RNAcentral holds the sequence, with entries from ENA. Transfer RNA from Candidatus Wallbacteria bacterium HGW-Wallbacteria-1, 74 nucleotides, folded computationally. Its Rfam family is "tRNA". The source organism's lineage runs through Bacteria, Bacteria candidate phyla and Candidatus Walliibacteriota.

[in-house]
């Protein structure tokens, strides 16, 4: 140097060929439950959808470029 593929909560992932509010488990807080913990039960906080620019009314989601981690190739 080229090519592929990922990039969404603390953490592991979903998000169907542009839209109705961005979500799941696990974690954290609190509460109920126990003599106490564990478990289990309800509620609640957490997000620049890697960053930048394009398309569109309208972008997590298409299009370019730019990080960055995995694979291959040289």
């Nucleotide at each position: 140097g080229g090519g592929g593929u990922u990039g969404u909560a603390g953490c592991u992932c979903a998000g169907c060929u542009g839209g109705u509010u961005a979500g799941a488990g696990u974690a954290c807080u609190u509460g109920c439950u126990u003599g106490a913990c564990a478990u289990g039960c309800a509620a609640g906080g957490g997000g620049u959808c890697c960053c930048c620019a394009g398309u569109u009314c309208g972008a997590u989601u298409c299009u370019g470029g730019g990080c960055a981690g995995c694979c291959c190739c040289a």